[in-house]
RNA sequence: CGUAUAUUCUAGCAAACUUGUCGAAAGACAAGGGGCGCAAAGCCACGGGUCUAAUGUUUAAAACUAUGACCGCCGAGUUGCAAAA
Repeated sequence: CGUAUAUUCUAGCAAACUUGUCGAAAGACAAGGGGCGCAAAGCCACGGGUCUAAUGUUUAAAACUAUGACCGCCGAGUUGCAAAA
């Protein structure tokens, strides 16, 4: 100096809830709010999984369906953190 592992410190993010906007919905964004928690709770929709069902199929109703969404569900990829061991 680099890599890996866990801990501590300094930093970081921000669950729930409220309001507004967009959206068929799931949900996203912004502000307030307040920390549920997170060593990547930074980014990424590549794989699996989950959610919604506009559209389409089918139907007596139901039900099925992603091209939509979730990275704070998991894996993978990529970037990053002071001190000490």
The RNA shown here (c-di-GMP-I riboswitch aptamer) has 85 nucleotides and comes from Kineothrix alysoides. Rfam family: c-di-GMP-I riboswitch aptamer. Its family is annotated with cyclic-di-GMP binding in the Gene Ontology. The RNAcentral record of the sequence draws on Rfam. Taxonomically the source falls in Kineothrix (Bacteria, Bacillati, Bacillota, Lachnospirales).